[in-house]
RNA sequence: CGAGUCAGUUAGACAAUCGCUUUAACGUUAGUUAAAGAGGAAAGUCCGGGCUCCAUAGGGUAAAGCGCCAGGUAACGCCUGGGAGGUGUAAGCCUAUGGAAAGUGCCACAGAAAAUAAACCGCCUUUGCUUUAUUGUAAGGGUAAGGGUGAAAAGGUGCGGUAAGAGCGCACCGCGCAACUGGUAACAGGUGUGGCAAGGUAAACCCCGCUUGGAGUAAGGCCAAAUAGGAACUCUAGAGUGCGACCCGUGCUGAGUUUGGGUAGGCUGCAUGAGAUGCUUGGUGACAAGUGUCCUAGAUAAAUGAUUGUCCACGACAGAACCCGGCUUAUAGACUGACUCAAUUU
Numbered sequence: 001c002g003a004g005u006c007a008g009u010u011a012g013a014c015a016a017u018c019g020c021u022u023u024a025a026c027g028u029u030a031g032u033u034a035a036a037g038a039g040g041a042a043a044g045u046c047c048g049g050g051c052u053c054c055a056u057a058g059g060g061u062a063a064a065g066c067g068c069c070a071g072g073u074a075a076c077g078c079c080u081g082g083g084a085g086g087u088g089u090a091a092g093c094c095u096a097u098g099g100a101a102a103g104u105g106c107c108a109c110a111g112a113a114a115a116u117a118a119a120c121c122g123c124c125u126u127u128g129c130u131u132u133a134u135u136g137u138a139a140g141g142g143u144a145a146g147g148g149u150g151a152a153a154a155g156g157u158g159c160g161g162u163a164a165g166a167g168c169g170c171a172c173c174g175c176g177c178a179a180c181u182g183g184u185a186a187c188a189g190g191u192g193u194g195g196c197a198a199g200g201u202a203a204a205c206c207c208c209g210c211u212u213g214g215a216g217u218a219a220g221g222c223c224a225a226a227u228a229g230g231a232a233c234u235c236u237a238g239a240g241u242g243c244g245a246c247c248c249g250u251g252c253u254g255a256g257u258u259u260g261g262g263u264a265g266g267c268u269g270c271a272u273g274a275g276a277u278g279c280u281u282g283g284u285g286a287c288a289a290g291u292g293u294c295c296u297a298g299a300u301a302a303a304u305g306a307u308u309g310u311c312c313a314c315g316a317c318a319g320a321a322c323c324c325g326g327c328u329u330a331u332a333g334a335c336u337g338a339c340u341c342a343a344u345u346u
Base pairs, nucleotide, nucleotide: 002341003340004339005338006337007336008335009334010333012311013310014309015308016307017306018305020037021036022035023034024033025032026031039317043328044327046326047325048324049323050322051216052215053214054213058248059247060246061245063212064211065210066209067208068082069081070080071079072078083097084095085094086093087092098207099206103205104204105201106200107199120147121146122143123142124141125140126139127138128137129136155173156172157171158170159169160168174196175194176193177192178191180189181188182187220268221267222266223265230259231258232257233256234255235254239253240252241251242250243249275294276293277292278291279290280289281288282287
């Protein structure tokens, strides 16, 4: 000086004037004063919960989700750390990461043949005929080492052996099994042994292990108002109905269809929380414990806008509606730290 990788901060700043909403105090009232007033994703509605109701709320089948090991957490399909596999020169990044020897299915085209595999070109050999000649040809037998096809073709390289070959034998590697060592474990290491089961795919069905009530703030609760506590019909206790589907079980005593009339406002739920943050201690880390400080929107047809001046990086993606923890997606610019590689100079 250049190229990269990982993590973090911010989301324009300051001042003035007018305007909007909430809370508190004061005021007979109108109002006055003070404080506060959208996000890192508020988005997606994808997961997990808190809370409310069903409701006294159980078992099984089915269904759904997750899927290496160990931790964190209220919990999770999330996060942290490790293992294995892949990838990059590296810092790093990615993984739908249990089981293919329980069974079933699929692998197009090409190719002889795609799993009880097989012979297109080849290689060797027997017999007959032919030929200068194992030169050619016909009928048999052996072969899968060489070539071709393909993503993948009976494990790879080398030596020996054979009529020609082949784990046929041997050495090394690979694979399987066994015990030992290290590790909490997933796994790893070396030792011994076996010529050895010839692929892939479970983001195919399936097997195995673990987990799982439903609905939802328009949930729910309280007050007020109103008429026609209307009419007809069906089932009716061995019945009806509630409990996500079905069965068992269990609660309640009514459940439903059609038609007609009346009313429809207010309060609450509603923000002090699995809350934020400084320091100390423990831990590789996610986090945990102790201690101090802080209170940070609650609208209800939906509040934070406009103008002026200065600075500047000249402003992206974009608005809370019960709350919280995650994941995913969108995103202008500015800043900070650590690490990797290459070049040059000293």
A computed fold for a 346-nucleotide RNA from a Gammaproteobacteria bacterium, annotated as Bacterial RNase P class A. Its mean pLDDT, the model's own confidence on a scale to 100, is 77. It matches the Rfam family "Bacterial RNase P class A". Rfam's curators write: Ribonuclease P (RNase P) is a ubiquitous endoribonuclease, found in archaea, bacteria and eukarya as well as chloroplasts and mitochondria. Its family is annotated with ribonuclease P activity, tRNA processing and dimeric ribonuclease P complex in the Gene Ontology.